[in-house]
Context: one part of a larger RNA
Molecule: small-subunit ribosomal RNA, 3' major domain
Organism: metagenome
RNA sequence: UGACGGGGGCUCACACAAGCGGUGGAGGAUGUUGCUUAAUUCGAAGCAACGCGAAGAACCUUACCUGGGCUUGACAUGCAUGUGGUACGGACCCGAAAGGGCGAGGACCUGGUUUCCAGGAGCAUGCACGGGUGUUGCAUGGCUGUCGUCAGCUCGUGUCGUGAGAUGUUGGGUUAAGUCCCGUAACGAGCGAAACCCUUAUCGUUAGUUGCCAGCGGGUUAUGCCGGGGACUCUAGCGAGACUGCCGGUGUCAAACCGGAGGAAGGUGGGGACGACGUCAAGUCAUCAUGGCCCUUACGCCCAGGGCUGCAAACGUCCUACAAUGGUCGGUACAAAGGGAUGCAAGACCGCAAGGUGGAGCGAAUCCCACAAAGCUGGCCCCAGUUCGGAUUGUGGGCUGCAAUUCGCCCGCAUGAAGCCGGAAUCGCUAGUAAUCGCGGAUCAGCACGCCGCGGUGAAUAUGUUCCUGAGCCUUGA
Numbered sequence: 001u002g003a004c005g006g007g008g009g010c011u012c013a014c015a016c017a018a019g020c021g022g023u024g025g026a027g028g029a030u031g032u033u034g035c036u037u038a039a040u041u042c043g044a045a046g047c048a049a050c051g052c053g054a055a056g057a058a059c060c061u062u063a064c065c066u067g068g069g070c071u072u073g074a075c076a077u078g079c080a081u082g083u084g085g086u087a088c089g090g091a092c093c094c095g096a097a098a099g100g101g102c103g104a105g106g107a108c109c110u111g112g113u114u115u116c117c118a119g120g121a122g123c124a125u126g127c128a129c130g131g132g133u134g135u136u137g138c139a140u141g142g143c144u145g146u147c148g149u150c151a152g153c154u155c156g157u158g159u160c161g162u163g164a165g166a167u168g169u170u171g172g173g174u175u176a177a178g179u180c181c182c183g184u185a186a187c188g189a190g191c192g193a194a195a196c197c198c199u200u201a202u203c204g205u206u207a208g209u210u211g212c213c214a215g216c217g218g219g220u221u222a223u224g225c226c227g228g229g230g231a232c233u234c235u236a237g238c239g240a241g242a243c244u245g246c247c248g249g250u251g252u253c254a255a256a257c258c259g260g261a262g263g264a265a266g267g268u269g270g271g272g273a274c275g276a277c278g279u280c281a282a283g284u285c286a287u288c289a290u291g292g293c294c295c296u297u298a299c300g301c302c303c304a305g306g307g308c309u310g311c312a313a314a315c316g317u318c319c320u321a322c323a324a325u326g327g328u329c330g331g332u333a334c335a336a337a338g339g340g341a342u343g344c345a346a347g348a349c350c351g352c353a354a355g356g357u358g359g360a361g362c363g364a365a366u367c368c369c370a371c372a373a374a375g376c377u378g379g380c381c382c383c384a385g386u387u388c389g390g391a392u393u394g395u396g397g398g399c400u401g402c403a404a405u406u407c408g409c410c411c412g413c414a415u416g417a418a419g420c421c422g423g424a425a426u427c428g429c430u431a432g433u434a435a436u437c438g439c440g441g442a443u444c445a446g447c448a449c450g451c452c453g454c455g456g457u458g459a460a461u462a463u464g465u466u467c468c469u470g471a472g473c474c475u476u477g478a
Stems, first nucleotide, its partner, number of pairs: 004477002007475007015465002019429005026320008034311002042053002064306007073129001077128007088105001092101003108120005130296003134293003140289002142284003145280001147278001152191006158167003171182003197272004202240007212229002216227003243266001246260005322422001326381007338369003343362002348357003388419001393414007435457007
């Protein structure tokens, strides 16, 4: 000087408390361990690994295994020699394919003194090489997690100290904040905080199509459908607006805090992007790049099939439930944000349905995906392992795809398991949040309970900081 303490003081955080809903019990999905296996490829490991890399393993992917094959190689560059009737390659043979054999036929470019010669592309042989998801993340770059959006981390000059170092950065207030004020051997400055950026909440203005329809006219069983209109909604450019600016009180005539007015919004308005010096030899050599080491008829490359999906068991994260604030059947209402051309596909018709036939329209404020669901309303169920629950299994179908056996998703009928609210323990959340309800997108032929977004309905509680956990500042102890 730091780090640490079952030392002290001050302060903060869904840290506790106050509440609401879960996990831990059941069934299933998914990841992991373990076991098994020819292989079950590899990595990730307390928080900060475990619906993680993987935003999508039937083949491919694919790195693993078994078997079959290739050896200048699937790919790059250079050199030498040859060929340049060569490249390519119908038919045929072996084969699962890859690959191998035989091979009718059969091209191209440039220059020149053009029967021909030289060169090139391509091919063959050879050599340099090429290749490696082999190893080392404890040799590395880059990128990332984490403490933590915590308020800290430092420097120049000066001063103090023999020196390590201190001071500044401590103290009194205050703040979300090393935020600001006051004091002060310090005076200043930098990286962080804040602000600048995006979005959302209000208004004005400009613009008015594909959006809108108040008033006017026309038309229809009906619909902005038509003429028209720019008012309104909306769209998207520009601008205004919030700054403790105003008032009162408290406060050191300070910073600031408390209350109020006006206002769509009030004290950082809400959300996002943004992550200081550093820590964990944290993670990644399998995104990529890269030093060293290692393999070179194989640890490289191609192919078929299998595996990554294997199942006594254990754990994590989720989904569905155990019902009446419910289940089921009918009627009826209201979103936002997205996606669409080998794409989205309307109306119509067929099918109980999944889906099929067909194809209007749309590169989309125009058309389509697309019926939002919970909600409201009426009927039935009457507390039961049930009209709860839907696992499992049988069977019949549909779709994608060369191909659904290992191993996809969906529909119909039948079957109807566990489960009656979950031990110790443990998680999330302070407001348009939790809870609950559906919708969309990426990946993607197909496959979503995961992920990333979107809106609908919409709570309870916070007296407080003694305690648990983590963190910041000062101080103290060896």